[in-house]
Molecule: small-subunit ribosomal RNA
Organism: uncultured bacterium
RNA sequence: GAACUAACGCUGGCGGCGUGUCUUAGUCAUGCAAGUCGUACGAGAAAGCAUCCUUCGGGGUGUGAGUAAAGUGGCGGACGGGUGAGUAACACGUGGAGAACCUGCCCUUAAGCUGGGAACAACCCGCCUAACGGCGGGCUAAUACCGAAUGUGGUCUGGCCCUCGCAUGGGGGUUUGACUAAAGGUGGCCUCUUCUUGAAAGCUACCGCUUAAGGAUGGCUCCGCGCCCGAUUAGCUUGUUGGUGGGGUAAUGGCCUACCAAGGCUUCGAUCGGUAGCCGGCCUGAGAGGGUGAUCGGCCACACUGGGAUUGAGAUAAGGCCCAGUCUCCUACGGGAGCCAGCAGUCUAGAAAUUUGGGCAAUGGGCGAAAGCCUGACCCAGCGACGCCGCGUGGGGGAUGAAGCUUUUCGGAGUGUAAACCCCUGUCAGGUGGGACGAACUCCCGGCAGCAAAUAGUUGUCGGGUCUGACGGUACCACCAGAGGAAGCUCCGGCUAACUCCGUGCCAGCAGCCGCGGUAAUACGGGGGGAGCAAGCGUUGUUCGGAAUUAUUGGGCGUAAAGGGCGUACAGGCGGUGAUGCAAGUCAGAUGUGAAAUACAUAGGCUCAACCUAUGUACUGCAUUUGAAACUGCACCACUUGAGUACAGGAGAGGAAAGCGGAAUUUCAGGUGUAGCGGUGGAAUGUGUAGAUAUCUGGAAGAACACCAGUGGCGAAGGCGGCUUUCUGGGCCUGAUACUGACGCUGACGCGCGAAAGCUAGGGGAGCAAACAGGAUUAGAUACCCUGGUAGUCCUAGCCGUAAACGUUGGGCACUAGGUGUUGGGGGUAUCGACCCCCUCAGUGCCGAAGCUAACGCAUUAAGUGCCCCGCCUGGGGAGUACGACCGCAAGGUUGAAACUCAAAGGAAUUGACGGGGGCCUGCACAAGCGGUGGAGCAUGUGGUUUAAUUCGAUGCAACGCGAAGAACCUUACCUGGGUUUGACAUGUACUUGAAAGCCGUAGAGAUACGGCCCCUCUUCGGAGCGGGUACACAGGUGCUGCAUGGCUGUCGUCAGCUCGUGUCGUGAGAUGUUGGGUUAAGUCCCGCAACGAGCGCAACCCUCGCCCUUAGUUGCCAGCAGGUGAAGCUGGGCACUCUAGGGGGACUGCCGAUGAUAAAUCGGAGGAAGGCGGGGAUGAUGUCAAGUCCUCAUGGCCUUUAUAUCCAGGGCUACACACGUGCUACAAUGGCCGGUAUAAUGGGUUACAAUACCGCGAGGUGGAGUUAAUCUCUAAAAGCCGGUCUCAGUUCGGAUUGCAGUCUGCAACUCGACUGCAUGAAGGUGGAAUCGCUAGUAAUCGCGGAUCAGCAUGCCGCGGUGAAUAUGUUCCCAGGCCUUGUACACACCGCCCG
Repeated sequence: GAACUAACGCUGGCGGCGUGUCUUAGUCAUGCAAGUCGUACGAGAAAGCAUCCUUCGGGGUGUGAGUAAAGUGGCGGACGGGUGAGUAACACGUGGAGAACCUGCCCUUAAGCUGGGAACAACCCGCCUAACGGCGGGCUAAUACCGAAUGUGGUCUGGCCCUCGCAUGGGGGUUUGACUAAAGGUGGCCUCUUCUUGAAAGCUACCGCUUAAGGAUGGCUCCGCGCCCGAUUAGCUUGUUGGUGGGGUAAUGGCCUACCAAGGCUUCGAUCGGUAGCCGGCCUGAGAGGGUGAUCGGCCACACUGGGAUUGAGAUAAGGCCCAGUCUCCUACGGGAGCCAGCAGUCUAGAAAUUUGGGCAAUGGGCGAAAGCCUGACCCAGCGACGCCGCGUGGGGGAUGAAGCUUUUCGGAGUGUAAACCCCUGUCAGGUGGGACGAACUCCCGGCAGCAAAUAGUUGUCGGGUCUGACGGUACCACCAGAGGAAGCUCCGGCUAACUCCGUGCCAGCAGCCGCGGUAAUACGGGGGGAGCAAGCGUUGUUCGGAAUUAUUGGGCGUAAAGGGCGUACAGGCGGUGAUGCAAGUCAGAUGUGAAAUACAUAGGCUCAACCUAUGUACUGCAUUUGAAACUGCACCACUUGAGUACAGGAGAGGAAAGCGGAAUUUCAGGUGUAGCGGUGGAAUGUGUAGAUAUCUGGAAGAACACCAGUGGCGAAGGCGGCUUUCUGGGCCUGAUACUGACGCUGACGCGCGAAAGCUAGGGGAGCAAACAGGAUUAGAUACCCUGGUAGUCCUAGCCGUAAACGUUGGGCACUAGGUGUUGGGGGUAUCGACCCCCUCAGUGCCGAAGCUAACGCAUUAAGUGCCCCGCCUGGGGAGUACGACCGCAAGGUUGAAACUCAAAGGAAUUGACGGGGGCCUGCACAAGCGGUGGAGCAUGUGGUUUAAUUCGAUGCAACGCGAAGAACCUUACCUGGGUUUGACAUGUACUUGAAAGCCGUAGAGAUACGGCCCCUCUUCGGAGCGGGUACACAGGUGCUGCAUGGCUGUCGUCAGCUCGUGUCGUGAGAUGUUGGGUUAAGUCCCGCAACGAGCGCAACCCUCGCCCUUAGUUGCCAGCAGGUGAAGCUGGGCACUCUAGGGGGACUGCCGAUGAUAAAUCGGAGGAAGGCGGGGAUGAUGUCAAGUCCUCAUGGCCUUUAUAUCCAGGGCUACACACGUGCUACAAUGGCCGGUAUAAUGGGUUACAAUACCGCGAGGUGGAGUUAAUCUCUAAAAGCCGGUCUCAGUUCGGAUUGCAGUCUGCAACUCGACUGCAUGAAGGUGGAAUCGCUAGUAAUCGCGGAUCAGCAUGCCGCGGUGAAUAUGUUCCCAGGCCUUGUACACACCGCCCG
């Protein structure tokens, strides 16, 4: 995708044609479904009506009526209808056979139907029984029954003749003998005969009966072929197989029986088990196939279950009988009745299937002479969208496009010509009216023809007439009215056509597969919109397809599942060359059959279609027959190339047995000798003073065979290794050769061999060594290591039968480039000879072409190209398990499932990441050093705790003196309390107002409120501006989400990397470039290279410091000149110097040497202020960490709106048992204190810096020159140096803490500032484990400045002063880069995963 006897959900207008218990072959109430014939026969009512009689109780007669019901008899109940339980079978299908058969009714032909008899029902009488039913006696008819006659014929028997065939045999003719039939009914007539209106013996017609032959139809039997699954069913069978006699049947036959024989079937699947009605067909598929067997048709089987016969032409009988059983019902308990798998219907079961309808009008059937009767067959109707088909639910116009709804970037967009509205049409449904086809027959009348004597009669046919319709007043037609009554379902993440909003928040839910949902869900639910189909649409189930995913067409097996461990060989499959024949396969022609329906084609009929009809085709098959002879096959003849045999020579760990040998090990005895030995990463157990180990001599035992030894050899595989002998298998090569003549290849089953371990019995036992013991290791250590040690390992005999039995590659044959080793044989050339060289056959390796392969790889030893045969595979797990069977002493082996479960398991390769993998390299990474932290006190940050609040964020490195370059109020976001609500702030509209602000006062903690003072501007008089108020839009939010974001930042990392274009390689992911050899700080450069180039990074360009030159000299400088001071560039003057700040130069491996590939570069040197990047800074690739930040800012979404907004006061962020980080100060003499004294740089300053001067011990105060700054000022630099003192102490170290008194800032220092003075004088004596920084003007140490700031740094950012030590190096720790390797990792080792 297609299909369905479907069911379920939602929905549902009409019609036509079909179709409707797939489950319970479960149970069934009720009605109907098989009767008919009076022209076979006997008998024969009643009610009612009419009439008569009556004793009023009733009776008679007629009619009803020769009717009903019943009986005898005939035919039919064997058909029709239902169902699929059984059946794996000659049941079915197909094709044959019957010379082994039957056939009622029907047709044709021939002949006949004479004459008798005796009964039994019905009926009558009597009796039994609850019922069903039955018994006895009596009467009677027939087309019922029984003899007899006749015998055309038939059958049987015997004889003769003809003929045919297919084995038994068949057919025909003639003849002898025997046996053998029948039924009548109805109508008509008087030609013939007799009686004479007319009848009858008679004639005639029809129906019927009998015999026989033939036909047709229907059946029966037999045979070939076809026909599901299981071998975890391998043997089955005693009437079994055959024969003879007999019986039985319509008929063959072990169908049955007696006897005889011992057969019959089976791996080409018997037997057994399971399942199943079979077929035409139906569904699907390109086909081959696969599935199926509803409706329709053919066959079979069954009728409650099992069995049985009777009748009959036919049954072993659905609405017959008998027996047994189950169930139900009735019963008077003694007995009886029944069988819907007929049509309806009921109950049950179930997801699930209809009316207890109408009619015999048609078709068909039974009976009948016929009319006719019967017919739940059938024809119709009803119910069900169950299916197929058709129709409708309106058509045209209609807006830059209503409303509503949805959405929005707020502009709009969508729904959408959709609606409204205008103009039409009139299908279906509704109403009114008309109104069929299906009807032919029958019957009546007439004509013609047949029979016949016949103008009776009857049959056939023709014409006319009459009559018959369930459906149905239906189909159909006309008219009426009016858009009026008639649309849903599923889907919209991809597959797959169709997108948005809201809600929800891993919830609720969806889901066919992949998968959606954890706060922005096109995937859930709803809305809008859209897509698809449409009176349906979806879902579920089932089948086929896609699926080449069982592969005949049309697959595979080195590593994905899959080659048997190996050989041998029966069956089987396949098989070399030439010739002849046959014709089984094969091919061609013809004939028969292949039912109809279905299918297809062409026509036709219903308005179309579905549906129906006609004709044709097809039905791929089977059978018979005629022919062909290439190929296969068969028979036979021949051949030698496949295969094999004989002889000679050569290689070998091939196998079996026996014997022999030396080295080593252990052990025993003895000697020498002394304290350890042994063992390990290090040890211990062990062993040794009773003398080990070591060493020497001798003896014993068992096992294994160093070197040779080799991708060397041999073997089928397993496997085989000292030497010698015996026996023995196989292969290869060469040969003048000779022989056989296809003898071949493969090989299910079978048989044999088959490592190690294991088992049985008996030996043997040196070493080694499962188990076991001990010692170590370890968290543990039933291990790895050590010391011991038993089975076993060895031999003999037997079993086991498995291995990663692997080349993970079955065997054989043939073909298809090469190169290079090696083993065995042969040839050629050469040589004295051995080598060397060339060729060839067989083996064994490596590398490679074409080709193949998913790739890896294979590649004459194929995984290439072909043929033949065998084995094996069909997702993973369960499981090589269970059960069964076979084998085994056992262990176990061989064969070998399912339930259940998962959506993967797996192969090869790629890029990364990772590794207690490898190689190379780098970094204050280690090492070498210097100084710290960790201990103390304090400062500061964090955690924790506490709190009304201790606002929030930052959290390994990469949070923690971080955001914060400065929390007393403010800040401030937190808490408490008091207020406000268009708002503290922005914009707009409307209305209103002329103030508001400011100042003063009152109340209050203040916000605020009230009062007072003050009181708009412009104007064209419309208004405008500004401000206040009210209302509405809106404001506001340091509320949430950094996992929705932008921006910014951190980090790896200033590490050297990250990429692209084109080309090339690869099926592809990707690779190459970027790898390699060197070199560098560097993917820096050089060389090489299927790559060539390029980009972002590196470097350079930029700033600064270091040298020089130049330009310019004020506020800077002062060499020379002059003046001048207590002193001073103070002044004139100058710009040389310093300096300032503009410009330039300079350094480039440029030069020399060495090393190096002559390159790049490195090392050394010269010169130079500076040398190999001169020092420092700025500069941060692609990316990683969902890193940090919504509280800088911006921003989506969400939340809030008299509050999460805003104002105010006070409090808090400063708490404190603790823990951590970062710092400061110290612990002292390289020091503290006192005095004197020298030398900076960067910077700041007008709301500011502030000098001189004065006051104060001091912080500071008073005061204010100068300075918008190279001018004035902050400004004193400090360490240092000089001198003095202290003398190793908790000190003259250290300064915490605390008390008192002050200063300054500020509205305000209580919570909670800094500083000063006096007093106080804590811990601390160099710091455990651990840990940090630093490679030179660096560390260390010393002070100075600045930002923030009213005030408040031990922090931060800068500045200069003094100024070291060490680096042999890369083993290790950490981090990083490149190459390579393994990987079951990819959230990437903080992985995965096992128990």